[in-house]
């Protein structure tokens, strides 16, 4: 330099146009004589920026950052 994927909570992952969800963590709390397990709550995310659209995480285009290719 050219192609191709990925980019959602703290971490690993769902969500193919109409309400963002799980496990794990993390905090509170409840129960023990304490702690841990367990239980019941809480709190926390769509990478940026344009574009389409009545509506965008989802679709375009661009950027930025990983992986992978080929020169």
């Nucleotide at each position: 330099g050219c192609c191709u994927c990925c980019u959602u909570g703290g971490u690993u992952c769902a969500g193919u146009g109409g309400c963002a969800g799980a496990a794990c963590g993390a905090c509170g709390g409840u129960a023990u004589c304490g702690u841990a397990a367990a239980c019941c709550g809480u709190a926390a995310g769509c990478g940026c920026c344009a574009g389409u659209u009545c509506g965008a995480u989802u679709c375009u285009g661009g950027c930025a950052g990983g992986g992978g290719g080929c020169u």

Notes
This is a predicted structure of a 71-nucleotide RNA (transfer RNA) from a Patescibacteria group bacterium. Rfam family: tRNA. Rfam classes the family as a transfer RNA. The coordinates come from a structure-prediction model, not an experiment, and the mean pLDDT is 83.